The part of an RNA shown here (large-subunit ribosomal RNA, domain II) has 686 nucleotides and comes from a Pirellulaceae bacterium. Rfam family: Bacterial large subunit ribosomal RNA. The full RNA is in RNAcentral, with records from ENA. The source organism's lineage runs through Bacteria, Pseudomonadati, Planctomycetota, Pirellulales and Pirellulaceae. Its mean pLDDT, the model's own confidence on a scale to 100, is 84.
Context: one part of a larger RNA
RNA sequence: UCCGGCGAGUUACCGUCAGCGGCCCGGUUAAGGUCUUACGGACCGGAGCCACAGGGAAACCGAGUCUGAAUAGGGCGUUUUGUCGCUGGUGGUAGACCCGAAACUGCGUGAACUACCCAUGGGCAGGCUGAAGCGCGGGUUAAACUGCGUGGAGGGCCGAACUCGUCUGGGUUGAAAACCGGUGGGAUGACCUGUGGGGAGGAGUGAAAGUCUAAUCAAACGCAGAGAUAGCUGGUUCUCUCCGAAAUAUAUUUAGGUAUAGCCUUGGGCCACUACGUGUUGGGGGUAGAGAGACUGAAUUGGCAUGGGCGCCCUUCCAGGUGACCCAGCCGAACCAAACUCCGAAUACCAUCACGACUAUCCCGGGAGGCAGUCCCUGAGCGAUAAGGUUCACGGGACGAGAGGGAAACAACCCAGACCAUCUGCUAAGGCCCCAAAGAUGUGCUUAGUCACUAAGGAAGUGAAUUUGCUGAGACAGCCAGGAUGUUAGCUUAGAAGCAGCUACCAUUUAAAAAGUGCGUAACAGCUUACUGGUCGAGCAAUUUCGCGCCCAUAAUGAUCGGGAGUAAGUACAUCGCCGAAGCAGUGGAUUUGCUCGCAAGAGCAAGUGGUAGGAGAGCGUUGUACGGCAGAUACAAGCCCGACGGUAACGACGGGUCGCGGGCCGUACAAGUGAUUAUGCCGGA
Numbered sequence: 001u002c003c004g005g006c007g008a009g010u011u012a013c014c015g016u017c018a019g020c021g022g023c024c025c026g027g028u029u030a031a032g033g034u035c036u037u038a039c040g041g042a043c044c045g046g047a048g049c050c051a052c053a054g055g056g057a058a059a060c061c062g063a064g065u066c067u068g069a070a071u072a073g074g075g076c077g078u079u080u081u082g083u084c085g086c087u088g089g090u091g092g093u094a095g096a097c098c099c100g101a102a103a104c105u106g107c108g109u110g111a112a113c114u115a116c117c118c119a120u121g122g123g124c125a126g127g128c129u130g131a132a133g134c135g136c137g138g139g140u141u142a143a144a145c146u147g148c149g150u151g152g153a154g155g156g157c158c159g160a161a162c163u164c165g166u167c168u169g170g171g172u173u174g175a176a177a178a179c180c181g182g183u184g185g186g187a188u189g190a191c192c193u194g195u196g197g198g199g200a201g202g203a204g205u206g207a208a209a210g211u212c213u214a215a216u217c218a219a220a221c222g223c224a225g226a227g228a229u230a231g232c233u234g235g236u237u238c239u240c241u242c243c244g245a246a247a248u249a250u251a252u253u254u255a256g257g258u259a260u261a262g263c264c265u266u267g268g269g270c271c272a273c274u275a276c277g278u279g280u281u282g283g284g285g286g287u288a289g290a291g292a293g294a295c296u297g298a299a300u301u302g303g304c305a306u307g308g309g310c311g312c313c314c315u316u317c318c319a320g321g322u323g324a325c326c327c328a329g330c331c332g333a334a335c336c337a338a339a340c341u342c343c344g345a346a347u348a349c350c351a352u353c354a355c356g357a358c359u360a361u362c363c364c365g366g367g368a369g370g371c372a373g374u375c376c377c378u379g380a381g382c383g384a385u386a387a388g389g390u391u392c393a394c395g396g397g398a399c400g401a402g403a404g405g406g407a408a409a410c411a412a413c414c415c416a417g418a419c420c421a422u423c424u425g426c427u428a429a430g431g432c433c434c435c436a437a438a439g440a441u442g443u444g445c446u447u448a449g450u451c452a453c454u455a456a457g458g459a460a461g462u463g464a465a466u467u468u469g470c471u472g473a474g475a476c477a478g479c480c481a482g483g484a485u486g487u488u489a490g491c492u493u494a495g496a497a498g499c500a501g502c503u504a505c506c507a508u509u510u511a512a513a514a515a516g517u518g519c520g521u522a523a524c525a526g527c528u529u530a531c532u533g534g535u536c537g538a539g540c541a542a543u544u545u546c547g548c549g550c551c552c553a554u555a556a557u558g559a560u561c562g563g564g565a566g567u568a569a570g571u572a573c574a575u576c577g578c579c580g581a582a583g584c585a586g587u588g589g590a591u592u593u594g595c596u597c598g599c600a601a602g603a604g605c606a607a608g609u610g611g612u613a614g615g616a617g618a619g620c621g622u623u624g625u626a627c628g629g630c631a632g633a634u635a636c637a638a639g640c641c642c643g644a645c646g647g648u649a650a651c652g653a654c655g656g657g658u659c660g661c662g663g664g665c666c667g668u669a670c671a672a673g674u675g676a677u678u679a680u681g682c683c684g685g686a
Base pairs, nucleotide, nucleotide: 001686002685003684004683005682006681011094012093013092014091015090016089017088018087019086020085021084022083023082026050027049028048032044033043034042035041036040054061055060064076065075066074067073097235098234100232104225105224106223107222108221109220116198117197118196119195120194121193122192123191124189126158127157128156129154133150134149135148136147137146138145162186163185164184167182168181169180170179201217203213204212238619239618240617241616242615243614248261249260250259251258252257263369264367265366266365267364268363269362276356277355278354279353281351282350283349289343290341291340296337297336300333301332302331303330304329306328307327308326309325310323311322312321313320373399374398375397376396377395378393379392380391381390382389404415405414406413419589420588421587422586424585425584426583430579431578432577433564434563435562439576440575441574442573443572444571445570451566457551458550461548462547463546464545465544467542468541469540470539478535479534480533481532482531484508485507486506489503490502491501514529518527519526590609591608592607593606594605595604596603597602620675622672623671624670625669626668627667628666629665630664636662639658640657641656642655643654645652646651
C1' cells in the first nucleotide's frame, strides 16, 4: 500500500409538538388479584394522575383576584375541551453518536537494575621513589647541624588483573533498545567486588546531574473509581425528489464556544390594496457639488495720510524721523474646510392614488444550520489617495454552495444559471492566417515588429488642423560687396579706443551701418553680428491643438505576443457576413407544483426541476418474527463463478456451471446488533 471481516444517534424514564386511534353525560388505571387455549391474553382493581377556575408570597377570596386608602387605574384571569395509547420529530436526565488525553484519587506490587547505608567475606603481577624513626662517623661545653648506612611512609610514581569510559573511526531498519576497534583515566584507596540485610511514590536515595528508584521518573508500576472530563481534532456506512441558508446584531471570564434575534425549511391560520414593482401627486432633509461684504475657523498677497509693539537715527527732557520686522485694523485681489454653510441636487426614504402581480407579506407552531468569510465595482476611515493590507456601508455583484463558453493556463473578472437524451438550428461574451471552428470590403494612420508592460522628462519622427508675421515692389537660406564719420562719447582707470565697470545713448554722411551682438587685445589692432545693396527665384518663419510612433526602458539556467508567423494577420472609423456555450429554439422522455376535466386511474394546459450546511418527502436492500401463498424427486434453496437482460436510482430477474440435505421464494404487517474508499481505526491475509 492492497484485499476480506468488524466498526459510530441506541435504550429507559420525564417533557413538548405532529400524525393516527379509543372514549368524551370527562379520560385513564398502578401495585395487586381472578381466569385462561400456558405465557400470549381476558376480566377485576379508581389508590393515584391530568382536566373540570382563577388570582395572590401567603393567610385567603373566588368569575374574579392581586396591588391599593379607594367603589380609581393597572396586572393576571373569565367568554372551557380534554384525556389515554401507538408511531415519528425534538428537548431534559442518564457514558447518550463513536474513538482519543495529559492528569486526579484509592488500594496494592517493587531497591533481582540503580543511588545511599549496615553486617560479613574476597581482590589488587611487576617495577620505581625512598618520609619519620634508628645506628655509626664528623661536629658542639651540650645541642643544633651534617655525611654514610639502616628503615619502608605516601588519597606517592610507571604499569597488568580489576575498574572507569577521554578522544576518534565504525555501527545508526545495528551483531547490540548504548556495542566493536584504536587511544585513554584510576589502579593501597573518598579503591574495586561477592553474599546477606535496610528504608519507596509527594515517598526514598542523592560528593546535587532533577540524578536514580527493574530498557519507565519535574513524581514508578499494577488494578480500581472509569465509558473521568475533552467549549478540542478525527470519523460517522443505501438511493431518488422538492426547497435551500449563514459567516450579521446584541450579550457573554466572551472572542475558533454559547444564548436570543435576523436569514433556511415544514405544518396550520389570516385574507386586507397588507407586502413588493412601476408610474402620478405631495413631503421633510443638508450629502455630492458649490460658495465666501452669510457665520466659524484656516490661509497667500498688494496697498493705507490707521493703531500698537520692537529695532535704528536723533535727543538733557518733551518730542521728532525712519524701517524689505511682528501683531491688529481697513481697502483690493486670489483661495481652503469631516466636526464651516447664504445655498443645494441625483438617488434613497415617507405618504398618496392608479396599474401590475396574485400570497410572495403577516401571524401561530415543529426542525435547523450559521455567528472564521473571500474577491471585484462604488462611497468612506486608518495606511503612504502602499499592499492579494485593514475597518465600515441600513450600497451592488460573484465565489462560498455554480457546472458550461471567453480571459493561453487562472474560486471571486466578462458572457451565461447544467432535469435527461439528440451526428438538429440560432445566438452571448469572445473571435474568424496556421496550430484551431469561422472574413471579407472601403477610407485613413503606424515603420516602431510599435502591436505584444510604465512615468516624469526629452527630440526639425510623421500625419491632420489652428493662429500670427514676411513674400515677384523678390521673402527665407546660401554666395558677392558694404558695415562709415564727429569719436579713443563722457566718467573711471596705469590703460578702458563699440566690447572690466558707471552715466548717457546724441549727431553727420548714407542704399545701410548700434556711442555697438559675440570672439579677441595689456590697450589698440583683427574677425563677426545687427543693418544695406547685388545675385538667386517661390514660398518662408514662429505659435497652439490632436492622431500614431521614438528615447527614457536595468537581474540573475533559454527565450517568447499562448506559439508559429505577420507590414497586416497592427491600428482608427465604417459596412456586410460567419464561428461560437450545458444560454434560446426544435424533437423525444422523466418529474414537481398549480389550474381545468374526471368517481378513480389518468389526460390537458401553464410555470418549474445547479446546489454545501440544513429542513421536508418517497423508496431500495439486509437479519429476524407472525399470517397467507408457492416451487421441489430429473430434487430444491442459499452461497460462489460466468453472461451481450430489465428498471429514473438504491437494485431486480433469467440462463449456464459449481455446491449437496441445511432450508428457500412471493405478498402483507411488525421488530431491528440494518447498508463503510477513509476514524495515524480493530483483527486476519497478501